[in-house]
RNA sequence: GCGAGGUCGCCGCCUAAUCCCGCAAGGGAACCGGGGACCCAGGUCCCUUGGGGUGAAUCCGCACCAGCGCUGCUGGAGCGGUAGGGCUUCCUCUAGCCCGAACCCGUCAGCUAACUCGGUCGGCGGCCGGAAGAGGAAGG
Numbered sequence: 001g002c003g004a005g006g007u008c009g010c011c012g013c014c015u016a017a018u019c020c021c022g023c024a025a026g027g028g029a030a031c032c033g034g035g036g037a038c039c040c041a042g043g044u045c046c047c048u049u050g051g052g053g054u055g056a057a058u059c060c061g062c063a064c065c066a067g068c069g070c071u072g073c074u075g076g077a078g079c080g081g082u083a084g085g086g087c088u089u090c091c092u093c094u095a096g097c098c099c100g101a102a103c104c105c106g107u108c109a110g111c112u113a114a115c116u117c118g119g120u121c122g123g124c125g126g127c128c129g130g131a132a133g134a135g136g137a138a139g140g
Stems, first nucleotide, its partner, number of pairs: 010126005018029004030120006040110001050108001051105004059081004064076005084099005090133001092131003
């Protein structure tokens, strides 16, 4: 000097997931989510191939592996795209880079005032793309 990792502080990002009080238990604010009338919407029954919720995370095509109850079913894994979503450190544009999951309720829920029930986890990054503009501060 370079690279990798750990810890503390600070800064930034996804997310509702932050802040304050308290020794603690817990409480409050703020943000977020569910249930829940009239009206409106919908409109019987059956079908289990039920139905619904959080979330950006929907949908389409292709192509396999294994098993057995074998002209089908079950499970696993992959490629490409896509509705939609995020970042680029004041904002905007541009250009670029990513995500496009997972989980929950349990036969039940449209919207929904009053009312009511809950959540405040977790995961990352930090020597930096360009252009224009706006605002603020300091000095003269």
A computed fold for a 140-nucleotide RNA from an Actinomycetota bacterium, annotated as c-di-AMP riboswitch aptamer (ydaO/yuaA leader). The organism belongs to Actinomycetota, within Bacteria. Its mean pLDDT, the model's own confidence on a scale to 100, is 78. The model forms 92% of the base pairs in the Rfam consensus.